[in-house]
RNA sequence: CUCUUAUCCAGAGUGGCGGAGGGACUGGCCCGAUGAUGCCCGGCAACCGGCAAAACUUUUUUGCUCAGGUGCCAAUUCCUGCAAAGCAUUAUGCUUUGACAGAUGAGAG
Numbered sequence: 001c002u003c004u005u006a007u008c009c010a011g012a013g014u015g016g017c018g019g020a021g022g023g024a025c026u027g028g029c030c031c032g033a034u035g036a037u038g039c040c041c042g043g044c045a046a047c048c049g050g051c052a053a054a055a056c057u058u059u060u061u062u063g064c065u066c067a068g069g070u071g072c073c074a075a076u077u078c079c080u081g082c083a084a085a086g087c088a089u090u091a092u093g094c095u096u097u098g099a100c101a102g103a104u105g106a107g108a109g
Stems, first nucleotide, its partner, number of pairs: 001109008013041001015040003021031003025081001027079002042073003047069002049065007077101001082098007
């Protein structure tokens, strides 16, 4: 980097350093000198691990548990983009579902 698969409406700081951009991309809308992004510390959590139960069979689900490996700690992945359906409608707007894209884990090449 590519492929497969699972998840993405929960959770997490009145700390230190530092000093201008940041929220992937589009269009919006926001965050930021009352200090953002980033780094450190701190914290959250159950993807990988352990135990138990159930289903059913050698997998699945549920519950409890461990912070070692990753991950995460503004706003649902901040909303949106493509398609379908429904409602209202002058343009158009709103709602829902699915897809695409993205992020992370596990596995494979």
The prediction has a mean pLDDT of 79. SAM riboswitch aptamer (S box leader), 109 nucleotides, folded computationally. The sequence was found by an Rfam model in a public genome assembly.